[in-house]
């Protein structure tokens, strides 16, 4: 220099302009069990990396910056 990525919890991902941002796993509570695991149920947890811009409306489009990965 070029390309890609950043979304609850030091986890893995979906959502590519329009109501409520969802899924898996983990954690928490309950059920079950002598108990643990497994299984079942429930609730909580997100200002979508930061700041601006465009738009009636942005996780999504544009700009700058930060971090990580790859190529050179």
């Nucleotide at each position: 220099g070029c390309g890609g990525a950043g979304u609850g919890g030091u986890a893995g991902c979906a959502g590519u302009g329009g109501u409520u941002a969802g899924c898996u796993c983990a954690g928490c509570a309950g059920c079950c069990u002598c108990a643990u695991a497994a299984g079942c149920u429930g609730a909580a947890g997100g200002u979508c990396g930061a700041g601006g811009g465009u738009u009636c409306g942005a996780a999504u489009c544009c700009c700058u910056c930060c971090u990580c990965c790859g190529c050179a």

Annotation:
Transfer RNA from Mogibacterium sp., 72 nucleotides, folded computationally. Lineage of the source: Bacteria > Bacillota > Peptostreptococcales > Anaerovoracaceae > Mogibacterium.